[in-house]
Context: one part of a larger RNA
RNA sequence: UGACGGGGGCCCGCACAAGCAGUGGAGUAUGUGGUUUAAUUUGAAGCAACGCGAAGAACCUUACCAAGUCUUGACAUCCCUUUGAAUCCUCUAGAGAUAGGGGCGGCCUUCGGGGCAGAGGAGACAGGUGGUGCAUGGUUGUCGUCAGCUCGUGUCGUGAGAUGUUGGGGUAAAUCCCGCAACGAGCGCAACCCCUGAUUUUAGUUGCCACCACUUUGGGUGGGCCCUUUAAGGUGACUGCCGGUGACAAACCGGAGGAAGGUGGGGAUGACGUCAAAUCAUCAUGCCCCUUAUGACCUGGGGUACACACGUACUACAAUGGGUGGUACAACGGGAAGCGAAGCCGCGAGGUGGAGCCCAUCCUAAAAAGCCAGUUUCAGUUUGGAUUGCAGGUUGCAACUCGCCUGCAUGAAGUCGGAAUUGCUAGUAAUCGCGGAUCAGCAUGCCGCGGUGAAUACGUUUCCGGGUCUUGUACA
Numbered sequence: 001u002g003a004c005g006g007g008g009g010c011c012c013g014c015a016c017a018a019g020c021a022g023u024g025g026a027g028u029a030u031g032u033g034g035u036u037u038a039a040u041u042u043g044a045a046g047c048a049a050c051g052c053g054a055a056g057a058a059c060c061u062u063a064c065c066a067a068g069u070c071u072u073g074a075c076a077u078c079c080c081u082u083u084g085a086a087u088c089c090u091c092u093a094g095a096g097a098u099a100g101g102g103g104c105g106g107c108c109u110u111c112g113g114g115g116c117a118g119a120g121g122a123g124a125c126a127g128g129u130g131g132u133g134c135a136u137g138g139u140u141g142u143c144g145u146c147a148g149c150u151c152g153u154g155u156c157g158u159g160a161g162a163u164g165u166u167g168g169g170g171u172a173a174a175u176c177c178c179g180c181a182a183c184g185a186g187c188g189c190a191a192c193c194c195c196u197g198a199u200u201u202u203a204g205u206u207g208c209c210a211c212c213a214c215u216u217u218g219g220g221u222g223g224g225c226c227c228u229u230u231a232a233g234g235u236g237a238c239u240g241c242c243g244g245u246g247a248c249a250a251a252c253c254g255g256a257g258g259a260a261g262g263u264g265g266g267g268a269u270g271a272c273g274u275c276a277a278a279u280c281a282u283c284a285u286g287c288c289c290c291u292u293a294u295g296a297c298c299u300g301g302g303g304u305a306c307a308c309a310c311g312u313a314c315u316a317c318a319a320u321g322g323g324u325g326g327u328a329c330a331a332c333g334g335g336a337a338g339c340g341a342a343g344c345c346g347c348g349a350g351g352u353g354g355a356g357c358c359c360a361u362c363c364u365a366a367a368a369a370g371c372c373a374g375u376u377u378c379a380g381u382u383u384g385g386a387u388u389g390c391a392g393g394u395u396g397c398a399a400c401u402c403g404c405c406u407g408c409a410u411g412a413a414g415u416c417g418g419a420a421u422u423g424c425u426a427g428u429a430a431u432c433g434c435g436g437a438u439c440a441g442c443a444u445g446c447c448g449c450g451g452u453g454a455a456u457a458c459g460u461u462u463c464c465g466g467g468u469c470u471u472g473u474a475c476a
Base pairs, nucleotide, nucleotide: 001476002475003473004472005471007470008469009468010467011466012465013464015460016459019424020423021422022421023420026315027314028313029312030311031310032309033308034306035305042053043052064301065300066299068297069296070295073125077124078123079121080120081119082118083117084116088103089102090101091100092099093098107114108113127290128289130288131287132286136284137283138279139278140277141275143273148187149186150185151184152183153182154163155162156161167178168177169176193267194266195265196264198235199234200233201232202231203230207225208224212222213221214220238261241255242254243253244252245251317417321376322375324373325372326371327370333364334363335362338357339356343352344351345350383414388409389408390407391406392405393404394403430452431451432450433449434448435447436446
């Protein structure tokens, strides 16, 4: 100087407390361990692995296994020989890879050839999702959006170092003020960026009857940009004003005005460093290893197994509910190998149809909870929907292993969950539906969107984590 203490002081955080809803019990989905297996490819491992890499394993993907095959190779460059083809169509054998046969079939030229492509050959080499993340780059997680981490000059100390950065007040903040052997500065904080909340200007192939006319009563048509809205630019919030407290400071408390008040609300943004943290399987890369195989192709299988254990979710256990009929109100998005309307067929999944739309115009599109009627009356039920049987639909060469959906039948566990444990402070929790990426098909996951919309916070004694000052130490 640090680190540590079941030492002390001060401070902060959904850390506790106060509340609300959960998890842990059930069924299912999904990930992991274990076991099994020819293979169940692999990485991730307290927080910070476990709906994680994977924004989507039937084939492919695929790295694993079995069988069948290739050896200058599936891919790249160079050399030699040879052919005029290759692609495409088709026939035969085969599970296919592959092998053999037939057909269509080519650019420039000074006619020497060149270019391009195929086949064969020799070797240089290719190739490796093989190992090492404890050889690395790059990227990422975490402490933590915590308020810290340093430097120059000066001063002090023999020196390691100290000072500055400590102290008093105050802040979300090493934010600011005052003091001080320190004076300044840098990386962080804040601000500058994006979304949202008010208003205004500009603009009118959406919107409006606000205004005028027609009207099939639909902004449908003409007309018009007032409003809504869209998308570019401005304004606006700065403790600016007033009062009080304070040290005459910084600041805090209250108020006015204001759409918004003291960082308005959210996001992006992550200092010096820590964990030999994660990743050699995104990629790149040193070294080591394989080279008729640890490389490459193909068919089938596996990753989907199942006594069990754990994590994360979904659905429930019901009457604030279930079912039936009617009826209302969104936002973000997506659409051409696409979204697909109306109509018709089907109980339905869906089929048919093909209008319109390269999209503020058309489609997706029904929002759901809600509201209004009437039904059910506390039961394993008109709850719950697992499981199973049958019959279908659809995507796709192909749904047996192993997709999703529909109808009929079946109707399991479950009556609110032990010890323990999680999230959340406001348009939040809870609850309700909608969209998108991936994607032929497949979502209870993920990422977004809006609708309805709470309770509680006395307080900091205690648990956890962090900051700072100080103290002890046989630790470095």

Small-subunit ribosomal RNA, 3' major domain from Paenibacillus lactis, 476 nucleotides, folded computationally. Its mean pLDDT, the model's own confidence on a scale to 100, is 84.